[in-house]
Context: one part of a larger RNA
RNA sequence: GAUUGAACGCUGGCGGUAUGCUUAAGACAUGCAAGUCGAACGGUAACGAUGGUAGCUUGCUACCAGGCGACGAGUGGCGGACGGGUGAGUACAACAUAGGAAUCUAUCCAGUAGCUGGGGAUAACGUGUGGAAACGCACGCUAAUACCGAAUACGCACUACGGUGGAAAGAGGGGGAUCUUCGGACCUCUCACUAUCGGGUGAGCCUAUGCCGGAUUAGCUAGUUGGUGGGGUAAUGGCCUACCAAGGCAACGAUCCGUAGCUGUUCUGAGAGGAAGAUCAGCCACACUGGGACUGAGACACGGCCCAGACUCCUACGGGAGGCAGCAGUCGGGAAUAUUGGACAAUGGGGGCAACCCUGAUCCAGCAAUACCGCGUGUGUGAAGAAGGCCUGCGGGUUGUAAAGCACUUUCAGUAGGGAAGAAAAGCUGGUUGUUAAUAGCGACUGGAAUUGACGUUACCUACAGAAGAAGCACCGGCUAACUCCGUGCCAGCAGCCGCGGUAAUACGGAGGGUGCAAGCGUUAAUC
Numbered sequence: 001g002a003u004u005g006a007a008c009g010c011u012g013g014c015g016g017u018a019u020g021c022u023u024a025a026g027a028c029a030u031g032c033a034a035g036u037c038g039a040a041c042g043g044u045a046a047c048g049a050u051g052g053u054a055g056c057u058u059g060c061u062a063c064c065a066g067g068c069g070a071c072g073a074g075u076g077g078c079g080g081a082c083g084g085g086u087g088a089g090u091a092c093a094a095c096a097u098a099g100g101a102a103u104c105u106a107u108c109c110a111g112u113a114g115c116u117g118g119g120g121a122u123a124a125c126g127u128g129u130g131g132a133a134a135c136g137c138a139c140g141c142u143a144a145u146a147c148c149g150a151a152u153a154c155g156c157a158c159u160a161c162g163g164u165g166g167a168a169a170g171a172g173g174g175g176g177a178u179c180u181u182c183g184g185a186c187c188u189c190u191c192a193c194u195a196u197c198g199g200g201u202g203a204g205c206c207u208a209u210g211c212c213g214g215a216u217u218a219g220c221u222a223g224u225u226g227g228u229g230g231g232g233u234a235a236u237g238g239c240c241u242a243c244c245a246a247g248g249c250a251a252c253g254a255u256c257c258g259u260a261g262c263u264g265u266u267c268u269g270a271g272a273g274g275a276a277g278a279u280c281a282g283c284c285a286c287a288c289u290g291g292g293a294c295u296g297a298g299a300c301a302c303g304g305c306c307c308a309g310a311c312u313c314c315u316a317c318g319g320g321a322g323g324c325a326g327c328a329g330u331c332g333g334g335a336a337u338a339u340u341g342g343a344c345a346a347u348g349g350g351g352g353c354a355a356c357c358c359u360g361a362u363c364c365a366g367c368a369a370u371a372c373c374g375c376g377u378g379u380g381u382g383a384a385g386a387a388g389g390c391c392u393g394c395g396g397g398u399u400g401u402a403a404a405g406c407a408c409u410u411u412c413a414g415u416a417g418g419g420a421a422g423a424a425a426a427g428c429u430g431g432u433u434g435u436u437a438a439u440a441g442c443g444a445c446u447g448g449a450a451u452u453g454a455c456g457u458u459a460c461c462u463a464c465a466g467a468a469g470a471a472g473c474a475c476c477g478g479c480u481a482a483c484u485c486c487g488u489g490c491c492a493g494c495a496g497c498c499g500c501g502g503u504a505a506u507a508c509g510g511a512g513g514g515u516g517c518a519a520g521c522g523u524u525a526a527u528c
Stems, first nucleotide, its partner, number of pairs: 001528004006524005013375006019368002021333001026331003030328003035078003040075002043071002047069002050065007085286003095210006103203002108199002111196004116150001118148002125140006156165003170191006178185002212258003219249003224246008261283004265276004288309005311322004339365001341364003347361001348359004378408004388399004412469001414464005422455001428448008472517005477498003483512005493500002
């Protein structure tokens, strides 16, 4: 000199853009943060519409009706493995780069072949009953895209090459003939479903190289190193196991100890290098501590389960409940770090045919000079060089065109009015076209109208009034730009280094003046 996720002191007008627990991976009150689908299902607790019955106060109350809009609880499906947080652990099973072969991949895209015919349960519900509660237990009833056989098997798997084994589910929209028990069958379209192949995406695994300090850590290793058989996995492999061999690593630093998430990047520097790893992005690890598996395409799962432990809470003492390193917020720790805000309008995600619902992701707003950038605090004129202050050699000098005065301007802030863009879709409604028996319906393309904004009293523009509301901080002995007076008297004090102060201190304290930066300025800490 540059820099910072900074803090402290003094001071503080506005805007834009960023950033904001670096410490206790300490403990957490409260609210929210993952749901959705009635176009899978049985149904109907609540609400609404409609109809009916009764009462009246004549527009209300009560009751009835799943048939209608819907829908609590429940079965079922998909999603809760993403998104969000943190950096404790980890010096390597991570990460970065470059390769590799022995693998899986829900949803998505494309191809091929199917989607036949049956069965038995169970929740909800009802009845009874246990418990303080959490939560159950028994009996009875019922549905499905829940569950299980059978049939079939182009691809598929296994094979002793003879063969063997293995699937599926329906739902919704529309409808001319035909049949009909008047429910529908049947046809068709869409979405589902099954098997398999290819792609895509995502993931698992292996190898090489790189990757902090300590030798006052020199030897380490027994599933250890390799082989064979077996097991296990989606898959290779001591991953596991039995047997066999005695290997493997290490001064090019093994092992041990300490420290640490890694990288893209960031800071500095002419570079080489050094330091850092906040925000943003990629990967990894973790979710009160330790262990375990279940479900599933995917987890050994932050807001799932089980066990143990510590802690907190409830209890009728028998037993139960909980996990903010999600967003806010509280206590604590600390030099130190924000609101218990708004909205799903946009972007994206989950579910759904869709409408739509959910989304503390996200977008916004609030707080903080924490950082960077921009703007303002007026402009011109004005010598009687006013008054006052300070200095003085008492003549004057300086503050100083500074002020006052005169003439202007009105950025920003203020008040009032106008006012973009972020909004394009989906849905609705015409046309063309495909499918189809079909002018239904559905899909694709294309046209039209009406709507959807948290921010928001938005950005921006116009008008109004008035210099009106807006300057401090540090320093002035040398390094280092900037000097005098008074007070003090090795005292009080200053100080980054040299050093200053013991009666005339440009070095302490105050004043006048000056210098440097400026909504900041200094100090401290840290890095180059």
Source information: The prediction has a mean pLDDT of 85. Small-subunit ribosomal RNA, 5' domain from an uncultured Granulosicoccaceae bacterium, 528 nucleotides, folded computationally. Rfam family: Bacterial small subunit ribosomal RNA.